[in-house]
Predicted 3D model of a 369-nucleotide RNA (Bacterial RNase P class A) from a Phycisphaeraceae bacterium. Its mean pLDDT, the model's own confidence on a scale to 100, is 76. Of the family's consensus pairs, 94% are formed in the model. It matches the Rfam family "Bacterial RNase P class A". It is annotated as a ribozyme. A source record names the gene rnpB.

């Protein structure tokens, strides 16, 4: 570097949630059962539910080499091209937000002379024009040319030598790269190989945008089920005693209509039913599952197909799952005995399949030339 395993085991005493049993003031006895490898972050993707919804389109979001695998995915596996692994088209192995920058717009901080419609600051040259000056060898100036050198900067318009030149330059040639085009070889990303082109298009898309694919909302505190009380609508009905059980005796509240009575209406009182639905009660809820092992076949693999074989297990009130002790296993330490010491991160709440974070020991392999 990568890839696995474990995460202590028995006994004992004390103590906590639930649950069965058996007492019965309910604080008792007995028996059972109680977290992870990450139970975490809640970052992805599903299942399920519910609400929404013909269908398409558009905004919006999200993913982004290629080819497989899976329910499905931002995840896994193989490969392709880059980049790291103290120099190399070499290594265990990691890493990549790895479509498009010749569609368009935009931006490019500071230093810089120019930051893309490129560029002349230092600095190089005096062939060619002009023009001083000369000891006639030359030397300076103006215009002018240059893209080496040095400087700025994350980035300065390919890079290495020769040749060329006044002095440079793909200006010309060789090599490397780099762009068009053919052939080949893959399933494809992309490789090789040939020929042609002096070379044109700086970088950014984790700015807008442009393609390709993908995508309703909320999440078990989802949701369904029943269903106290309170109100709500409809309905029936005077009350109490006696006893022969359908008759007698008794007494009957407030309002309206009316001066009173009776009748009639309407309340108050009782009783019943109805719909929604509160408190609460059950359900979704617990390990038969996108399961787990074995053994074989296909496949590099990731996974799939087939057979055989197992499946004991918290599921809530957001509420418990803990502590000592000893012995025995591990592991570390010494002055070596019948010693001494050490065990981390951390906890459930529909359910799964990742990922990424935390965390102690052990083992295997594998590179560091």
């Nucleotide at each position: 570097g990568u890839g696995g395993a474990c995460a202590g085991g028995c006994g004992a005493u004390c103590g906590c949630c639930c649950c069965c049993g058996g007492a019965u003031g309910u604080c008792c006895c007995g028996g059972g059962c109680g977290a992870g490898g990450a139970a975490a972050g809640u970052c992805c993707g599903a299942a399920c539910a519910c609400g929404a919804a013909a269908g398409g389109a558009c905004a919006c979001g999200g993913u982004g080499g290629u080819g497989g695998c899976u329910a499905a995915c931002g995840g896994c596996c193989a490969c392709c091209g880059g980049c790291u692994g103290c120099u190399g088209c070499u290594g265990a192995a990691g890493c990549c937000a790895g479509g498009g920058a010749a569609a368009g717009u935009g931006c490019c901080a500071c230093a810089g002379a120019a930051a893309u419609g490129a560029c002349a600051c230092c600095g190089c040259c005096c062939a060619c024009g002009a023009u001083c000056c000369u000891u006639c060898g030359g030397g300076g100036u103006c215009a002018g040319g240059c893209a080496a050198g040095g400087g700025u900067g994350a980035a300065a318009u390919g890079g290495u030598g020769c040749g060329g030149u006044a002095a440079g330059a793909g200006c010309g040639c060789a090599c490397c790269g780099c762009c068009c085009g053919g052939c080949c070889g893959g399933u494809g990303a992309c490789g090789g190989c040939c020929g042609g082109g002096g070379c044109a298009g700086g970088g950014c898309a984790a700015a807008c945008c442009c393609c390709a694919c993908c995508g309703c909302g909320u999440g078990c505190a989802a949701g369904c089920g029943c269903a106290a009380g309170c109100a709500g609508u409809c309905c029936c009905a005077g009350c109490c005693g006696a006893c022969u059980u359908g008759u007698c005796g008794g007494c009957a509240c407030c309002u309206g209509u009316g001066g009173u009575c009776c009748g009639c209406a309407g309340g108050a009182u009782g009783g019943g039913a109805c719909g929604g639905g509160u408190c609460g009660c059950g359900u979704g809820c617990u390990u038969c599952g996108a399961g787990g092992u074995c053994g074989u076949c296909g496949g590099c693999a990731a996974c799939g197909g087939c057979g055989g074989c197992c499946c004991a297990g918290a599921g809530a009130g957001a509420a418990a799952u803990g502590a000592u002790c000893g012995c025995c296993a591990g592991c570390c330490c010494c002055a070596a005995g019948u010693g001494g010491g050490c065990g981390a991160c951390a906890g459930g709440a529909u359910u799964c399949g990742g990922c990424u974070u935390a965390u102690g020991u052990c083992c295997a392999c594998a590179c560091c030339a």